[in-house]
RNA sequence: UUAACAGUCCAUUCUAUCGUCACGCCUUUGGCGUGAAGGAAAGUCGGGACAACACAGAGCGCCGUACUUCCUAACGGGAAGGAUCCCGCCUCGGCGGGAGACAGCAAGUGCCACAGAAAAUAACAGCCUAUGUCGGGAUUCCGGCAGGUAACGUUGAAAACGUGAGGUAAGAGCUCACGUCCCGCUGUGGCGACAUAGCGGGAGGGUAAACCUUACGGGUUGAAAGGCCAUGUAUACCGGGAACAGAGGGCUGCUCGUCCAAUCCCGGGGGGUUGGCCGUUAGAUCCUGAUGGUGACAUCAGGGCCAGAUAAAUGAUAGAUUAAAAACAGAAUCCCGCUUACAGGGUUGUUAAUACA
RNA sequence: GGCCCCGUAGUUCAAUGGAUAGAACGGAAGUUUCCUAAACUUUAGAUAGAGGUUCGAUUCCUCUCGGGGCUA
Numbered sequence: 001u002u003a004a005c006a007g008u009c010c011a012u013u014c015u016a017u018c019g020u021c022a023c024g025c026c027u028u029u030g031g032c033g034u035g036a037a038g039g040a041a042a043g044u045c046g047g048g049a050c051a052a053c054a055c056a057g058a059g060c061g062c063c064g065u066a067c068u069u070c071c072u073a074a075c076g077g078g079a080a081g082g083a084u085c086c087c088g089c090c091u092c093g094g095c096g097g098g099a100g101a102c103a104g105c106a107a108g109u110g111c112c113a114c115a116g117a118a119a120a121u122a123a124c125a126g127c128c129u130a131u132g133u134c135g136g137g138a139u140u141c142c143g144g145c146a147g148g149u150a151a152c153g154u155u156g157a158a159a160a161c162g163u164g165a166g167g168u169a170a171g172a173g174c175u176c177a178c179g180u181c182c183c184g185c186u187g188u189g190g191c192g193a194c195a196u197a198g199c200g201g202g203a204g205g206g207u208a209a210a211c212c213u214u215a216c217g218g219g220u221u222g223a224a225a226g227g228c229c230a231u232g233u234a235u236a237c238c239g240g241g242a243a244c245a246g247a248g249g250g251c252u253g254c255u256c257g258u259c260c261a262a263u264c265c266c267g268g269g270g271g272g273u274u275g276g277c278c279g280u281u282a283g284a285u286c287c288u289g290a291u292g293g294u295g296a297c298a299u300c301a302g303g304g305c306c307a308g309a310u311a312a313a314u315g316a317u318a319g320a321u322u323a324a325a326a327a328c329a330g331a332a333u334c335c336c337g338c339u340u341a342c343a344g345g346g347u348u349g350u351u352a353a354u355a356c357a
Numbered sequence: 358g359g360c361c362c363c364g365u366a367g368u369u370c371a372a373u374g375g376a377u378a379g380a381a382c383g384g385a386a387g388u389u390u391c392c393u394a395a396a397c398u399u400u401a402g403a404u405a406g407a408g409g410u411u412c413g414a415u416u417c418c419u420c421u422c423g424g425g426g427c428u429a
C1' cells in the first nucleotide's frame, strides 16, 4: 500500500420554482414568518413512566431469572472482574485474544432409539472351585449343580474413577499411597465470585433449552388505558337457566379476605350515538465544558426548544458538485435497551500478500 | 396501535426427542382398451429460514420471514 474479517462513527449536499401539515402574526375566504421523521421510526423481544381497577391485601397455581461486584427509574440490558473451554506466542509458567442461558443429576422421578451380555439393582462368553451339595474315583483328583468374580471381550455418543502396591480360590476402592471432584472447618489475599495452604468427612455414566429442587422476582389490563363536554335512547319483546338469601358485581386462573349489594347469567331479536376537547409532546430532554470513577455512569455550570396528524402531512420538477444523489427504510402516548436490515465514506484492530529500510 | 395463535409432499391431515418423516386425494410413466374413463403396477415430491441444547431435533430454546384471529 492492497485485500478479507471484526468493532465503532457519520448516514441524499446546495440553489430555484410549485405544493402538504402544525403553530404564530396581520390589513383574515387570503398573505407573511418559523418548524417538519430514523439510526434503526422496523420486530414488538425485555424493562419502565403514565392510567384504570381497593394507591395493590393473603395463600396456591402460573411465568421469569440464575458465577461475583457495580451502573441504572428498571431490565433477561451494560461495565469491571472470577472460574471453565478454545486458539496463538514464547524464556514452560506465564502473556495475549476469543466464546458461552456459567445454580443444582452428589434430593427424588423419568428418559438414554439401533447395536451390545449389560444403558445403571450389569454375570452372555471368559476366569475361580476357597465354601455347600451330588456323582465317579477312593488320600490331595475329575465332573455337574448352587455359588463367587467387573482384572479381560465384541457394541455404542456414552461401559461402571486413573496409576502403582497390598490382598485373594479368582478378583474387586476391598485396603493403602498419589491423582480428579464435592461438602464442612481453619489460616492468608480479595468488598465478593474466587485463589492458595492445611485438616476432616465423602462421591463415582449422561441428560434440568426433561419433570423438578433451591434462591430471588412478577397483582391484572394497556392510550381502542382513562377524564370531560355535547347529541341520542328502550326497563322493547321472546326462549332457557340460577336465586329468595348473601345470588351477583368491584376483581385478576382458583380459594380466602374486603367493599357495594337484589336481582343476575346465556341465546335470539331490537333501539340510540358514529361529534368535539384533554391525555398528546418540556422530557429518566438535547448540546458544550469541568470534576469524580479502571469503566458502565454520576454530579455541577452554561446554552437550546427540536414533528404532533386522526383517514392521517415531509412531495415534485430543473440545475450545480459527483463515476453515480444512489442503501435499509416513514413517527402515531412517551422513554431506556436488545435484535434484525443497511449503499457509500471516515476510523481502529487482526490476518495475508507485496514493496522499501 | 395492542394482544394471541399457526407454519409438514401440489391439497387435506398424521408422527412420545430415536433408524429411510407416513396416509388419502392429486401428478408422472406403464399395463389393459379400437380410444377415453374406471381398474391394476411402479414412481417423483415436504418439516418456512438461520443459529443453539442434545449422541440424536418436525418436536426443546432464541432470532428472522410469512399467514391468520381477537380487540371501539
Base pairs, nucleotide, nucleotide: 001353002352003351004350005349006348007347008346009345010344013320014319015318016317017316018315020036021035022034023033024032025031026030038328042339043338045337046336047335048334049333050222051221052220053219057256058255059254060253062218063217064216065215066214067081068080069079070078071077082102084099085098086097087096088095089094090093103213104212108211109210110207111206112205124153126149127148128147131146132145133144134143135142136141161179162178163177164176165175166174180203181202182201183200184199185198186197187196188195189194226278227277228276229275237268238267239266240265241264242263248260249259250258285304286303287302288301289300290299291298292297358428359427360426361425362424363423364422367382368381369380370379375412384400385399386398387397388396405421406420407419408418409417